[in-house]
RNA sequence: CUGGAAGAAGAGGUAAUCGCAACCUUUUUAAGGUUGAGGAAAGUCCAGGCUCCAGGGCAAAAGUGCUGAACGCAAGUUCAGUGAGAGUAAUCUCAGGAAAGUGUCACAGAAACUACACCGCCAGAAUUAAGAUAAUUCUGGUAAGGGUGAAAAAGUGUGGUAAAAGCACACUAUGGAAUCGGGUAACCGAUUUCAUGGACAAACCCCGCUUGGAGCAAGGUCAAAUAGGAGAACUAAGCCCUAUAUGUUCUCGGGUAGACUGCAUAGAGAAAUGAUUACCUUAAAUACAGAACCUGGCUUAACUUCUUCCAGGUCC
Numbered sequence: 001c002u003g004g005a006a007g008a009a010g011a012g013g014u015a016a017u018c019g020c021a022a023c024c025u026u027u028u029u030a031a032g033g034u035u036g037a038g039g040a041a042a043g044u045c046c047a048g049g050c051u052c053c054a055g056g057g058c059a060a061a062a063g064u065g066c067u068g069a070a071c072g073c074a075a076g077u078u079c080a081g082u083g084a085g086a087g088u089a090a091u092c093u094c095a096g097g098a099a100a101g102u103g104u105c106a107c108a109g110a111a112a113c114u115a116c117a118c119c120g121c122c123a124g125a126a127u128u129a130a131g132a133u134a135a136u137u138c139u140g141g142u143a144a145g146g147g148u149g150a151a152a153a154a155g156u157g158u159g160g161u162a163a164a165a166g167c168a169c170a171c172u173a174u175g176g177a178a179u180c181g182g183g184u185a186a187c188c189g190a191u192u193u194c195a196u197g198g199a200c201a202a203a204c205c206c207c208g209c210u211u212g213g214a215g216c217a218a219g220g221u222c223a224a225a226u227a228g229g230a231g232a233a234c235u236a237a238g239c240c241c242u243a244u245a246u247g248u249u250c251u252c253g254g255g256u257a258g259a260c261u262g263c264a265u266a267g268a269g270a271a272a273u274g275a276u277u278a279c280c281u282u283a284a285a286u287a288c289a290g291a292a293c294c295u296g297g298c299u300u301a302a303c304u305u306c307u308u309c310c311a312g313g314u315c316c
Base pairs, nucleotide, nucleotide: 001312002311003310004309005308006307007306008305009304010303012280013279014278015277016276017275018274020036021035022034023033024032025031026030038288042299043298045297046296047295048294049293050215051214052213053212061211062210063209064208065207066081067080068079069078070077071076082095083094084093085092086091096206097205101204102203103200104199105198118146119145120142121141122140123139124138125137126136127135128134129133154172155171156170157169158168159167173196174195175194176193177192178191179190180189181188182187219261220260221259222258229252230251231250232249233248234247
């Protein structure tokens, strides 16, 4: 210098002018004063506060998933590790079970899990030619080799055979069980023995743990009209009766529209928070982007700077 990995910080300040919103004051409708977005306010993916509903239990359903420690109400975060994978490396990604059962595996290929064999290899029979033998067809054996595929039914070697094959043996690899050793644990190592490898659980499913439901359009207060109620008083109309109503008046209650609250030292109601100039700080003043009950996380968007580390190159 180039490329990469991890972590951290910042997202301007002051003043003036014009303009916007809320609140306060006053000489009250116009002046003055105070306050006025973010690291993600976003997505609404988690958890909590707050509010209402729900008699108890189970099932169902949903969420979650390596180990230890710290912080936290929780969700989650951080540190240190284990196993598998990626990378030259710094470092990063993933995490119960596929050897309980079911299911799926495009295209290609004989065959994608009970392998039914295209080309091959081997044996037999028939036919043709015939000196050996070769060619074709049929039947059977085989999976060594070729070919297909992202993936081919453990790998290498020896024996074995007509040709072959875990068919047998040795070593290696995988899984279960038992024993021993190390570690707080996940797990690691060794020995013996048994059985032999496809993948996918963000397919169903199995195992462990957790979970009551709905959400500020929650909920609360005040309270027109209409409908339907309760109470009190009054009244009898052509005639009679009813200390009475299905009539009249008033009151209560109910709670729709509406208002207030929930609601905040920004905050309302589809909702303001802006622009210009000057100076200053700075490496720079850019990008992504606008609160709607509140808080803590996660994820996503995006600009700049710094620190440490890794790989390569050049110079001294």
Bacterial RNase P class A from a Caldisericia bacterium, 316 nucleotides, folded computationally. Rfam family: Bacterial RNase P class A. From the family's description: Ribonuclease P (RNase P) is a ubiquitous endoribonuclease, found in archaea, bacteria and eukarya as well as chloroplasts and mitochondria. The sequence is in RNAcentral, with records from ENA. The organism belongs to Caldisericia, within Bacteria.